[in-house]
Context: one part of a larger RNA
RNA sequence: GAGUAGCGAAAGACGAGUGGGAAACUCGUCCGCCGAAUGACCAAGGGUUCCUGGGCCAGGCUAAUCCGCCCAGGGUAAGUCGGGACCUAAGGCGAGGCCGCGAGGCGUAGUCGAUGGACAACGGGUUGAUAUUCCCGUACCCGUCACGGUGCGCCAGCGCCGAACCCACCGAGACUAACCACCCGAGCCCGGGGUUCUCUUCGGAGGGCCCGCGGGGGAGGCUGGGACCUGAGGUGGUAGUAGGUGAGCGAUGGGGUGACGCAGGAAGGUAGUCCAUCCCGGGCGGUGGUUGUCCCGGGGUAAGGCUGUAGGCUGCGGGGUAGGCAAAUCCGCCCCGCGUGACGGCUGAGAGCUGAUGCCGAGCCUUUCGAGGCGAAGUGGAUGAUCCUAUGCUGCCGAGAAAAGCCUCUAGCGAGUGCCGUGGCGGCCCGUACCCCAAACCGACUCAGGUGGUCAGGUAGAGAAUACCGAGGCGAUC
Numbered sequence: 001g002a003g004u005a006g007c008g009a010a011a012g013a014c015g016a017g018u019g020g021g022a023a024a025c026u027c028g029u030c031c032g033c034c035g036a037a038u039g040a041c042c043a044a045g046g047g048u049u050c051c052u053g054g055g056c057c058a059g060g061c062u063a064a065u066c067c068g069c070c071c072a073g074g075g076u077a078a079g080u081c082g083g084g085a086c087c088u089a090a091g092g093c094g095a096g097g098c099c100g101c102g103a104g105g106c107g108u109a110g111u112c113g114a115u116g117g118a119c120a121a122c123g124g125g126u127u128g129a130u131a132u133u134c135c136c137g138u139a140c141c142c143g144u145c146a147c148g149g150u151g152c153g154c155c156a157g158c159g160c161c162g163a164a165c166c167c168a169c170c171g172a173g174a175c176u177a178a179c180c181a182c183c184c185g186a187g188c189c190c191g192g193g194g195u196u197c198u199c200u201u202c203g204g205a206g207g208g209c210c211c212g213c214g215g216g217g218g219a220g221g222c223u224g225g226g227a228c229c230u231g232a233g234g235u236g237g238u239a240g241u242a243g244g245u246g247a248g249c250g251a252u253g254g255g256g257u258g259a260c261g262c263a264g265g266a267a268g269g270u271a272g273u274c275c276a277u278c279c280c281g282g283g284c285g286g287u288g289g290u291u292g293u294c295c296c297g298g299g300g301u302a303a304g305g306c307u308g309u310a311g312g313c314u315g316c317g318g319g320g321u322a323g324g325c326a327a328a329u330c331c332g333c334c335c336c337g338c339g340u341g342a343c344g345g346c347u348g349a350g351a352g353c354u355g356a357u358g359c360c361g362a363g364c365c366u367u368u369c370g371a372g373g374c375g376a377a378g379u380g381g382a383u384g385a386u387c388c389u390a391u392g393c394u395g396c397c398g399a400g401a402a403a404a405g406c407c408u409c410u411a412g413c414g415a416g417u418g419c420c421g422u423g424g425c426g427g428c429c430c431g432u433a434c435c436c437c438a439a440a441c442c443g444a445c446u447c448a449g450g451u452g453g454u455c456a457g458g459u460a461g462a463g464a465a466u467a468c469c470g471a472g473g474c475g476a477u478c
Base pairs, nucleotide, nucleotide: 012030013029014028015027016026017025031475032474033473034472039455040454041453042452045435046434049433050074051073052072053071054070055069059067060066079140080139081431082430083429084428086117087116091112092111093110097106098105099104121138122137123136124135125134141427142426143425144424145423146422147421148420149419150418151417152416159245160244161243166237167236168235169234170233174230179225180224181223183221184220188216189215190214191213192211193210194209195208196207197206198205199204248413249412253409254408255407256406257405261396262395263394264393267389268388269387272383273382274381275380276379278299279298280297281296282295283294284292300359301358304354305353306352311347312346313345314344315338316337317336318335319334320333321332323331324330360378363374364373365372366371397400441450442449457469458468459467460466
C1' cells in the first nucleotide's frame, strides 16, 4: 500500500439451555431449500476422518462453549456377503528351447491374471460406535462319524455259459517217391545227300564241313494216375474241469452342456402404488354446525420346504460301425421299427399351503428420560413396471470369449458299497469402522470443476423432462 480488495453461488426468526463469553454450539417451535437428489447403498480412492469423554494455543477466511482440529479411551466379530484355498480372457511371467558380443529379446509346457464363469442365508431384534457377521427364529451347503431303514454285491451253495496245451482215433477234392499210361525227346550209332581237301591202280578210298532226309536207341521232361509219412478238419479224452456270469467308485482321457450378437413386439406375472361405503385404533373440536356412508392413522411378514401352474425346449427304441490319438454301453455316421403332437422328459416365473400359536404392528401404559411393558385389524378391489418368466420367442447381418463346474462314457481301482432318514462333531485365511457426485476421492484450499454402478414414492405429465411434495437430508463458517 491499507484497515483497502476480499471473506468462494444458497433463508432465516424466536424461545430455552450450556458457558467467563453465544447471530453461528445443543434442544424446541415456526419458516425456507433439495427430493432421478442436496435421499439411500456399493465399487474405486482415502486411511481412523467413525463413537465416547475432555479441550480451545494453532487449523476453521469472523466468533466459537462447536468441528473432518487437539488429547485420551473405545469401535470393524461371517461355513453362506466380497476375495483366497476353484476356473479361465486380454495381457504378464516363463523350466527346457530359439536369437543376441553382452545387457537382454521371443516363446513351448506350464504358471499367474476379473472387468467374466462357478458357488450354500433369510426375516426380525440389538450398540455410543458392527452387523445377511452378534442375538432370536427358521434354513441351506460341504466333510466326517454313529444309529435306523432299504438296495446291490464279495465268500459259500445252486443255476447258466464254458475253453486250451496235450493224448488217442478217423482223416480229405491236400503232397509227392518207386512204379504205370500217353506224348515229346538231346548226346551217341547206322544209312542217305551236297561241298571241299589228300591219296589213287582212275574203278575208287579216306578226312573236314553242312543238311535231321530215313532208321536205331533212349538219358531226361510235360500231363494224368499213384502209397507210407505229414496233415486241414473231425470225433473222443482232458472236462462240464479251469474260467466266466463284477456291487460300487471313477478320470489330469473321450463326448455333451456350460456358451454368449443386435433389434422388436406381444403375453403371463410380481414388486410397487392408489381406492375402500369393508376391518381395527383414536377423535367429536379455536367460532356457528358436525355421532356422520364424519375426521385422522393403520390394514405387514423373508429365505427355506411341499406342490409343479402360465410359458419355453425336446423324438423314442433296436441293430451295425473303419471316426472321436487307447477304450467305451457315450458322441458321430449308416440301417430298421414306432411316432407327428401329445403320453413322456427337461426347464420354468408366479400362485397356494407351510415357515408363522412366531416376528412386526397404529396406538396405549410406566419412566429415574437411559429405558421397560402391553398390543388391535392385518381384508377386498383397481392399476401396474425399466423387474421376473427371458441367456426365452421372432426377425436381421456386422455372424456375435475361454476354461473350470455339471452330466455322461469307458480306462482304471475294486471287496465291500450305494441311497434315504435322524443325530453328533467340524467348517481355515483376508476384508468388514467411516466418507463415497463429496469439507474425508482427483483438483496446493473446508475449491461453483471431475468421478463408475445400484434403488427410484405421490399429484400433473409421453417421460428418469418440468413444477410442487413424501421418506430422508440440509439452511452451505462472517
Source information: Predicted 3D model of a 478-nucleotide part of an RNA (large-subunit ribosomal RNA, domain III) from Carbonactinospora thermoautotrophica. It matches the Rfam family "Bacterial large subunit ribosomal RNA". The RNAcentral record of the full RNA draws on ENA, Rfam and SILVA.